About this RNA:
Model confidence (mean pLDDT): 80 of 100. Transfer RNA from a Candidatus Levyibacteriota bacterium, 72 nucleotides, folded computationally. Its Rfam family is "tRNA". From the family's description: Transfer RNA (tRNA) molecules are approximately 80 nucleotides in length. It is annotated as a transfer RNA. The RNAcentral record of the sequence draws on ENA.
[in-house]
């Protein structure tokens, strides 16, 4: 220098163009002498950035950025 993949909650990851979700974690309550386990409820996101397409974009398109892999 060229190519490919990935980027979504604190972590690991889902997500047909039409309400952003799960598990773990976190908080509160119950239970317990207490803790753990268990039960119930709750909070949480600039969907990497900037544009574009569209009635509507996490998703599609273009250009960047970061990380990883391959080729040179």
């Nucleotide at each position: 220098g060229g190519g490919c993949a990935u980027g979504u909650a604190g972590c690991u990851c889902a997500g047909c163009g039409g309400u952003a979700g799960a598990g773990c974690g976190c908080c509160a309550u119950c239970c317990u002498u207490a803790u753990a386990a268990g039960a119930u409820g709750g909070a949480u996101g600039u969907c990497c950035c900037u544009g574009g397409u569209u009635c509507g974009a996490g998703a599609c398109c273009a250009g960047g950025c970061a990380u990883g892999c391959c080729c040179a």